This is a predicted structure of a 74-nucleotide RNA (transfer RNA) from a Gammaproteobacteria bacterium. Its Rfam family is "tRNA". NCBI's taxonomy places the organism under Bacteria, Pseudomonadati, Pseudomonadota, Gammaproteobacteria.

[in-house]
RNA sequence: GCGCCCGUAGCUCAGUUGGAUAGAGUACCGCCCUUCGAAGGCAGCGGUCGCAGGUUCGAAUCCUCUCGGGCGCA
Numbered sequence: 001g002c003g004c005c006c007g008u009a010g011c012u013c014a015g016u017u018g019g020a021u022a023g024a025g026u027a028c029c030g031c032c033c034u035u036c037g038a039a040g041g042c043a044g045c046g047g048u049c050g051c052a053g054g055u056u057c058g059a060a061u062c063c064u065c066u067c068g069g070g071c072g073c074a
Base pairs, nucleotide, nucleotide: 001073002072003071004070005069006068007067010026011025012024013023019057028044030042031041032040050066052064053063054062
């Protein structure tokens, strides 16, 4: 230098024939339970979907640019 893959909640990830309020587990806070804890149950909090632009009625998803990480080739 070229090619491919990944980037979504504090963490690990799902969601890609474009569609309805963007989700799960875990962590954290609160309540119940318990003599107190743990475990369990209930509820809550938390995201401009890496950044910027474009297409579209509508973009996490499609296109372009760019940043970071990984792999391969040279």